[in-house]
Context: one part of a larger RNA
RNA sequence: GAGCGAACGCUGGCGGCAGGCUUAACACAUGCAAGUCGAGCGGGCGUGGCAAUACGUCAGCGGCAGACGGGUGAGUAACGCGUGGGAACAUACCUUUUGGUCCGGAACAACACAGGGAAACUUGUGCUAAUACCGGAUAAGCCCUUACGGGGAAAGAUUUAUCGCCGAAAGAUUGGCCCGCGUCUGAUUAGCUAGUUGGUAAGGUAAAGGCUUACCAAGGCUAUGACGGUUAGGGGCCCCGAGAGGGGAGACCCCCACACUGGAACUGCGACACGGUCCAGACUCCUACGGGAGGCAGCAGUUUGGAAUUUUGGACAAUGGGCGAAAGCCUGAUCCAACGACGCCGCGUGGACGAUGAAGGCCUUCGGGUCGUAAAGUCCUUUUGCUUGGGAAGAAUUUUUGACUGUACCAAGCGAAUAAGAGGUUGCUAACUCUGUGCCAGCAGCAGCGGUAAUACAGAGACCUCAAGCGUUAUCC
Numbered sequence: 001g002a003g004c005g006a007a008c009g010c011u012g013g014c015g016g017c018a019g020g021c022u023u024a025a026c027a028c029a030u031g032c033a034a035g036u037c038g039a040g041c042g043g044g045c046g047u048g049g050c051a052a053u054a055c056g057u058c059a060g061c062g063g064c065a066g067a068c069g070g071g072u073g074a075g076u077a078a079c080g081c082g083u084g085g086g087a088a089c090a091u092a093c094c095u096u097u098u099g100g101u102c103c104g105g106a107a108c109a110a111c112a113c114a115g116g117g118a119a120a121c122u123u124g125u126g127c128u129a130a131u132a133c134c135g136g137a138u139a140a141g142c143c144c145u146u147a148c149g150g151g152g153a154a155a156g157a158u159u160u161a162u163c164g165c166c167g168a169a170a171g172a173u174u175g176g177c178c179c180g181c182g183u184c185u186g187a188u189u190a191g192c193u194a195g196u197u198g199g200u201a202a203g204g205u206a207a208a209g210g211c212u213u214a215c216c217a218a219g220g221c222u223a224u225g226a227c228g229g230u231u232a233g234g235g236g237c238c239c240c241g242a243g244a245g246g247g248g249a250g251a252c253c254c255c256c257a258c259a260c261u262g263g264a265a266c267u268g269c270g271a272c273a274c275g276g277u278c279c280a281g282a283c284u285c286c287u288a289c290g291g292g293a294g295g296c297a298g299c300a301g302u303u304u305g306g307a308a309u310u311u312u313g314g315a316c317a318a319u320g321g322g323c324g325a326a327a328g329c330c331u332g333a334u335c336c337a338a339c340g341a342c343g344c345c346g347c348g349u350g351g352a353c354g355a356u357g358a359a360g361g362c363c364u365u366c367g368g369g370u371c372g373u374a375a376a377g378u379c380c381u382u383u384u385g386c387u388u389g390g391g392a393a394g395a396a397u398u399u400u401u402g403a404c405u406g407u408a409c410c411a412a413g414c415g416a417a418u419a420a421g422a423g424g425u426u427g428c429u430a431a432c433u434c435u436g437u438g439c440c441a442g443c444a445g446c447a448g449c450g451g452u453a454a455u456a457c458a459g460a461g462a463c464c465u466c467a468a469g470c471g472u473u474a475u476c477c
Base pairs, nucleotide, nucleotide: 001477003475006473007472008471009470010469013347014346015345016344017343020339021305027302028301030300031299032298035064036063037062040061041060043058044057045056046055047054048053071258072257073256080183081182082181083180084179085178086177089175090174094171095170096169097168098167099166100165101164102136103135104134105133111126112125113124114123115122116121142151143150144149156163157162185229191221192220193219196218197217198216199215200214201213202212203211233255234254235253236252237248238247239246240245260281261280262279263278264277283294284293285292286291311337313336314335315334319333320331321330322329323328350380351379352378353377360371361370362369363368385414386413387412388411389410390409394404421466422465423464424463425462426447427446428445432461433460434459435458436457442449443448
């Protein structure tokens, strides 16, 4: 000199854009953050109807979604990440092509009845539907095969035009796996290893593989640092630097890991699943003491910790996501608004003229000098501000649809009006005098200053530098 997710002190007019728990992965009151489909299904209730039934609504069965989106960085020194390759794989929804969609059956919720329990919830009996479940048929292609043969599928709905369902092939997308190279620190860590290293066979997986098991062999790694320890999410990027290089990992994007702590599987194309299940543990809460409920590292918010970090806001209008044929519903993703100079950028706090060089302050050699064209005064302007009127784009779409928002912006009116501080002035380092103090009080980044003439302390005047900021501190180059 430059940087910063900064903090602290003094000060503070406006706008745009960005960013805002770096600490306790501490504990959390409350609300919201993942639903949707009646064009899969039967019922309960309500309304209309004599009725068939129509509409609405509710829980249930069923489907899809909930594995995304959002958060955090605890763990991890690892094929985790980065980069470049590879073969033995899977892929719901989407696209293309092709072939099918036949015949039956038995249940379980809801519901009814009867119970148990304080509650959470739960038991028995009976009835019932389906795109839920099961059997049979069929098999172009598919799978297995000793190549003979064997195995294996489907679901309907309705407004009759579509939407679905099943098999197969291909694509796209996404993901799983393997390998080369790179990836912090210390030797006051020198030896480590028995599923360990390899083989055979089998099991297991979507898939290669000691992934697992049996048997066999005795290997494998290591001063080019094994093993163990400390520290740490990795990268794109960001900062400094002419570069070499050094440092950082906040915001945004990609990948990974985690979801009170530890473990486990279930469902599913996909999870060993943040707002799913089970077990154990700690903690908190309810209880009729028998037993139950919970998980903000989602958005707000609270407590605590801390030098320190915001609103228990609005809207689905846009973009995107889930479901749905659609209308639409949901969406603390997102878009906006609020708060704080936290940062960057822009603008303003007036302009011109104005000498008796006014008053006043300060200094003075008492002549004067300086603040100083500064003020006053005259003329002007209106960024900003206030008032009034008009008023968008963002809407994609012929119509309808805007949270932001009567916002941005435009016009008129008013009136210099509403708007300047902070640090410094011995040298480094731009800027000097007076008074007070008297090694005191104090200053200080370093050198140092202060013991009676202090340009270094304190006050004042003047000056210097930056400016809605200015200084200080921490930290990095």